[in-house]
RNA sequence: ACGCGUGCUCCGGGGUCGGUGCAAUUCCGAACCGGCGGUGACAGUCCGCGAGCCCCCGCUUCGGCGGGUGGUUGAUCCGGUGGAACUCCGGGACCGACGGUGAGAGUCCGGAUGGGAGGCAGCGCGC
Numbered sequence: 001a002c003g004c005g006u007g008c009u010c011c012g013g014g015g016u017c018g019g020u021g022c023a024a025u026u027c028c029g030a031a032c033c034g035g036c037g038g039u040g041a042c043a044g045u046c047c048g049c050g051a052g053c054c055c056c057c058g059c060u061u062c063g064g065c066g067g068g069u070g071g072u073u074g075a076u077c078c079g080g081u082g083g084a085a086c087u088c089c090g091g092g093a094c095c096g097a098c099g100g101u102g103a104g105a106g107u108c109c110g111g112a113u114g115g116g117a118g119g120c121a122g123c124g125c126g127c
Base pairs, nucleotide, nucleotide: 002126003125004124005123006122009119010118016030017029018028019027031107032106033096034095035049036048037047038046044094045093052072053071054070055068056067057066058065059064076092077091078090079089080088098110099109100108
């Protein structure tokens, strides 16, 4: 270094101006944002993972809580450089859970002081 185990710790960004309206940071015009691992080279759009939602199982003081190898789970093209890029550079597009709301939300409020992919360093054992 690598493998297994282990306790700790860390781990999501973004609505501003104008318009309409009784009412909208939700509609319209312009704006802004991009979790984690991987990949010949840096990725919101490639390959996977996570959150959310649904289902199933267990427990329940009926508020919920725990577990699952279960289901679902968005969106990219063109040109250039190069040995190599759907990842860089130039240009043009596109996407974004659930519940709430005086009116429809990626950006407001809420579940969430939650959960979590995973990251860092440590310790033990193996090698």

A computed fold for a 127-nucleotide RNA from Kineococcus radiotolerans, annotated as FMN riboswitch aptamer (RFN element). The sequence is in RNAcentral, with records from Rfam and Ribocentre. RNAcentral records the identical sequence in 2 taxa. Of the family's consensus pairs, 100% are formed in the model.